[in-house]
Context: one part of a larger RNA
Molecule: small-subunit ribosomal RNA, 5' domain
Organism: metagenome
C1' cells in the first nucleotide's frame, strides 16, 4: 500500500445498493413458519331468528331459516420441496472425465382396457377406565379405503432354433351435456364430453452404483490387514460387487508414504500479485452431511424423514405420584458465553412453491420495511463581492509578522430541510358473458382450443419515486498527525519527572519528539488504534 462478515476510541447530514451470531452443533418462554380437496365419502352443530302451540308468565315444546354452513372424521395428493446449520467427514465426500448392472410420483406421447361381485372400519350414538395424555367395548353407516372373481391389448416366468406353448398378472369412479341409437311416462341401465384409474411402451426430469485424475500436515507415526484378497455356490437389493453367508485357496496394501495420530465440510468464487504464486470458503450459486445424544425401522415413486414414528439416554416442564410432554442448526426473540453481530414489523400485491377442475386457501420461501456509518457509491454542510487587513488570539528584535477574503458587511442561490401540492410504474393474468373459425361428437347440445368483443376483480411497500409551490444560509465538520522515514513549526509548562514510541529513538533547566496554545499537513462523514491475510 490493498483487502475485511470485524471490533475499539473521538465525530456524525441524507440517499442508493450490499451486508449483519465468525465465540457455546450452549439452553431456550411466547407466536408463526404445511398444508390443500365437498366436482372421492358418510356424518353433522350452536349462537340467533320468524312462525304455531303451552305457560307457574320465569319459560318451554314443534317446525323453518341459519346450513348441508361451522367442526370433526375417513379417503387422495402433499408433508423427501423450499428454509436452517458447518458438528461430523482426508472420504468415490468434493472438483473434473468416463462407465453399466438400475429405479423414477407428477409432466409429455403411444397402444389397449375400465365387467361383475364382496366383508369391513373411522366418524356417530351407548357403557366402561383415566387427574390427563388417552385408552378399551357394544351397536352401527359410506366411499377414488379395503378383498376376491372375470378380461388379458400387453407384460412377466417356463420350455422350443422358431412357429408356437403353458403358467402368473389389473383397474375406481367423479362431474357436465344430450335424446341419434337401445329401453323408456319422466328419464337411464343409453349416447356423449371433462378429470380420474388400470397394463405396457418410449421420453423428459430426478436419483442410485462403479471407476481414471486431483484434493492438509506430521516419519518423534514402519510396518498394517481376517470378511481380511480371490475363487465357487447360495442369498440378498431397484441394481454390479464379501453386500450377507457356507466351503476354498493365501491372498491384499506399503518408502511413489500403507497403517496411525492432528486439522478441516468440498467446488465456482474471493482476496493479494505484472506474473508465477500465497491465502481464504462469509454473503450468492452447485453438491455433501447433520437435526437434542446414539441406535432402529415404518410408510412411500423418493426418507432411514429438522416442524413423523419407536427405543436407549441426558436435560426441561405437568401430575391427583399411577403416569405423561417435549426438541428455534426454520422467522422474530430470551438468557448464557464474547471485544462483537438486528424487529417477538408488513404482505401474499408480484416472482415461486403446494393442494384444487377452478374461483380460492397456505407459503417466516419470497417481496418489502425497521435497527447498526458495517461496507462501497454519490450528494450536500453554500456562492460572488468585501480592508495593504476590524475585534480576539497567538507571536516578536516591539517596527512589526501571523490566523485572513477568513468574518462582519451587501447581493444571490435553495441541491438538501420542512411545508404543501399533484403524481406514474410494480397489475389485466384470471373470472362472468358474447361473436367467429376450427376439434370431438348422433347434435344447432355440451364441452375444448384459437381469434376477438363486452362486463368485472387485486398494490404490502406508501403520506412511494419523480414532478411542482413556498420558507429561509436557513438543519449539516470532524479526526489523526507535524524529530527522521513522512506532507506540515513555533510559544509556554515540565525538568531521565510525568510522558511519547511502528522502527530508529526522544525527556537529567533554552525539548520542532512529553503536556498544552497558535499556526499548518493530510484525510473527510468519516478519521485513527488493534487484529487477521496478500
Nucleotide at each position: 500500500g490493498g483487502a475485511c462478515g470485524a471490533a475499539c476510541g473521538c465525530u456524525g447530514g441524507c440517499g442508493g445498493c450490499g451486508u449483519g451470531g465468525a465465540u457455546u452443533a450452549g439452553g431456550c418462554a411466547u407466536g408463526c413458519a404445511a398444508g390443500u380437496c365437498g366436482a372421492a365419502c358418510g356424518c353433522g352443530a350452536a349462537a340467533u331468528u320468524g312462525a304455531u302451540c303451552c305457560u307457574u308468565c320465569g319459560g318451554g315444546a314443534u317446525c323453518g331459516a341459519g346450513a348441508g354452513u361451522a367442526g370433526a372424521g375417513u379417503g387422495g395428493c402433499g408433508a423427501a420441496c423450499g428454509g436452517g446449520u458447518g458438528a461430523g467427514u482426508a472420504a468415490c465426500g468434493c472438483g473434473u472425465g468416463g462407465g453399466g448392472a438400475u429405479c423414477u410420483g407428477c409432466c409429455u406421447u403411444u397402444a389397449a382396457g375400465c365387467g361383475g361381485g364382496g366383508g369391513a372400519u373411522a366418524g356417530c350414538u351407548c357403557c366402561c377406565g383415566g387427574a390427563a395424555a388417552c385408552g378399551g367395548g357394544a351397536a352401527u353407516u359410506a366411499a377414488u379405503a379395503c378383498c376376491g372373481c372375470a378380461u388379458g391389448u400387453g407384460u412377466c416366468g417356463g420350455a422350443g432354433u422358431a412357429a408356437u406353448u403353458c403358467g402368473g398378472u389389473a383397474a375406481a369412479g367423479a362431474u357436465g351435456g344430450c335424446c341419434u341409437c337401445u329401453g323408456u311416462u319422466u328419464c337411464a341401465a343409453g349416447c356423449u364430453g371433462u378429470c380420474g384409474c388400470u397394463u405396457a411402451a418410449a421420453g423428459a426430469u430426478g436419483a442410485a452404483c462403479c471407476u481414471g485424475c486431483g484434493u492438509c500436515c506430521u516419519a518423534u507415526u514402519a510396518g498394517c490387514u481376517a470378511g481380511u484378497u480371490g475363487g465357487u455356490g447360495u442369498g440378498g437389493u431397484a441394481a454390479a460387487a464379501g453386500c450377507g453367508c457356507a466351503c476354498c485357496a493365501a491372498g491384499g496394501c506399503g518408502a511413489u508414504g500403507a497403517u496411525a495420530g492432528g486439522u478441516a465440510g468440498g467446488c465456482g468464487g474471493c482476496c493479494u500479485u505484472a506474473a508465477c504464486g500465497g491465502g481464504u470458503g462469509g454473503u450468492c450459486g452447485c453438491c455433501c452431511a447433520c437435526a437434542c445424544u446414539g441406535g432402529g425401522a415404518u410408510u412411500g415413486a423418493g426418507a432411514u424423514a429438522c416442524g413423523g414414528c419407536c427405543c436407549a439416554g441426558a436435560c426441561u416442564c405437568c401430575u391427583a405420584c399411577g403416569g405423561g410432554a417435549g426438541g428455534c442448526a426454520g422467522c422474530a426473540g430470551u438468557c448464557g458465553a464474547g471485544a462483537a453481530u438486528a424487529g417477538u414489523c408488513u404482505a401474499c400485491a408480484a416472482u415461486g412453491g403446494g393442494a384444487g377442475a377452478a374461483a380460492u386457501c397456505c407459503u417466516g420461501a419470497u417481496a418489502g420495511u425497521g435497527c447498526g456509518a458495517c461496507g462501497c457509491c454519490g450528494c450536500g454542510u453554500g456562492g460572488a463581492u468585501g480592508a495593504a487587513g476590524a475585534a480576539g488570539c497567538c507571536u516578536u528584535u516591539c517596527g512589526g509578522g501571523g490566523u485572513g477574503u477568513a468574518a462582519a458587511a451587501u447581493c444571490c442561490u435553495u441541491u438538501u430541510u420542512u411545508a404543501u401540492g399533484u403524481g406514474a410504474g410494480c397489475a389485466a393474468a384470471g373470472c362472468c358473458a358474447g361473436u367467429a373459425a376450427g376439434g370431438u361428437g348422433a347434435a344447432u347440445a355440451g364441452u375444448u382450443u384459437u381469434a376477438u368483443u363486452g362486463g368485472u376483480u387485486a398494490g404490502a411497500u406508501a403520506u412511494u419515486a419523480g414532478c411542482g409551490u413556498a420558507a429561509g444560509a436557513a438543519u449539516a465538520a470532524g479526526c489523526u498527525c507535524c524529530g527522521g522515514c513522512u506532507a506540515a513549526c513555533u510559544c509556554c509548562g515540565u525538568g531521565c519527572c510525568a510522558g511519547c514510541a511502528g522502527c530508529c529513538g526522544c525527556g537529567g533547566u533554552a525539548a520542532u519528539a512529553c503536556g498544552g496554545g497558535g499556526g499548518g499537513a493530510g484525510c473527510a462523514a468519516g478519521c485513527g488504534u488493534u487484529g487477521u491475510c496478500c